[in-house]
Context: one part of a larger RNA
RNA sequence: CUGGGCGUAAAGGGUGCGUAGGUGGCGUGGUAAGUCAGAUGUGAAAGCCCAGGGCUCAACCCUGGAAUUGCAUCCGAUACUGCCAUGCUAGAGAACUGAAGGGGAGUCUGGAAUUCUCGGUGUAGCAGUGAAAUGCGUAGAUAUCGAGAGGAACACCAAUGGCGAAGGCAAGACUCUGGGCAGUUUCUGACACUGAGGCACGAAGGCUAGGGUAGCGAACGGGAUUAGAUACCCCGGUAGUCCUAGCAGUAAACGGUGCACGUUUGGUGUGGGAGGAUUCGACCCCUUCCGUGCCGGAGCUAACGCGUUAAGCGUGCCGCCUGGGAAGUACGGUCGCAAGAUUAAAACUC
Repeated sequence: CUGGGCGUAAAGGGUGCGUAGGUGGCGUGGUAAGUCAGAUGUGAAAGCCCAGGGCUCAACCCUGGAAUUGCAUCCGAUACUGCCAUGCUAGAGAACUGAAGGGGAGUCUGGAAUUCUCGGUGUAGCAGUGAAAUGCGUAGAUAUCGAGAGGAACACCAAUGGCGAAGGCAAGACUCUGGGCAGUUUCUGACACUGAGGCACGAAGGCUAGGGUAGCGAACGGGAUUAGAUACCCCGGUAGUCCUAGCAGUAAACGGUGCACGUUUGGUGUGGGAGGAUUCGACCCCUUCCGUGCCGGAGCUAACGCGUUAAGCGUGCCGCCUGGGAAGUACGGUCGCAAGAUUAAAACUC
C1' cells in the first nucleotide's frame, strides 16, 4: 500500500488568479518508453520447500528438483498509457445581437431627521427612571415659528428578490469599468480541470500621518442600585465611528458542506432571457436555458437530515483530521511600527 475519513462526532484552506506538478475529448498514421509474451545469460554455496536415499528411528547427513518473485540482452505483440505527426468539433475560448442587476471606482446633486448658532412668540419647568438623582433652565430652558451651519446615514420602494470569487454591495444623476446570462452556430481547434509554493483581494476592531467630528460612543467622570457593584439603569464624555494615503490579515470569514465535470424519478414558487400557441397587441398557457427557494422519491446517513443547487452514483486535483487536557501555547523561523499574525511541539496528566 492493499483498506479510513472531513454538514453537526477530530477534520474544507476566508476568497480568487495562477507557477511547478498531477490529470485530461473524438479519429488516423508512426514509434515501441511504460505494458504483455518468449528465448538466452546471470541470480555462489549452504539454508527454506518438494521427491528419493544413508546412519536401527529422529535430529543430522547425501543426491536431485523446485524456488531465487530480480537484473541484462535479443526477438516479438500493439489494445491501453506515453511520445511524434496529422485531422475533427461535442470540452474550452472568441465574434455578433439582446436584455437584467444595491458588481466596482470617481465626480456632482437631493430631501427627511438629530445637534448647534442667530432671531421671533412664550413662561417655569425640562430631561430621565422601576422609583430617583446627577444634568439642563429666570443670564429665559423645554415647546413653537423662521433663517443659517455642519457631519453622518439614506425611511418608503424592499422581497422568501438582485449582483459579486469571497469580504460585501441600497437616495439620485453623470463618467470610466469588471463579470455573468440568453439567442445565432460565424470563427479558433483540446487552447482544458485542479493547483504545493507565489501573487492579489479580504467585515468589524486595531495602528501610522494628515484632515473631519452632527449623532452614537470603549476608556473615563458623575448619579443610582447593591452587602459590595471596577456592571446591568441614568446624566455627561475622549479615542473610535467618517475622508485621504499607508500598515495590519483576523472572524460562528458559516451552507459550519473545497473546485471542476458527468450522471440519476418528481411537485410547487420566484428572478433574468429565448421560442411556440393564442391575440389587434399583451397577460394567462406550453417548451427550453441560466439563477435562487420550499417540499419530497430512489439512494445515502449513527441519527438529525441531504435529496438534479446532493450529504446519491462516479472521475480528476488540492487542503485538512488521527483520544481529552497542557495548546493553537512554549521555543525557533518568517512577517509587522506595535498590537499581534503565521508556522508549531514536548514534559506532565486523565
Molecule: small-subunit ribosomal RNA, central domain
Organism: Verrucomicrobiaceae bacterium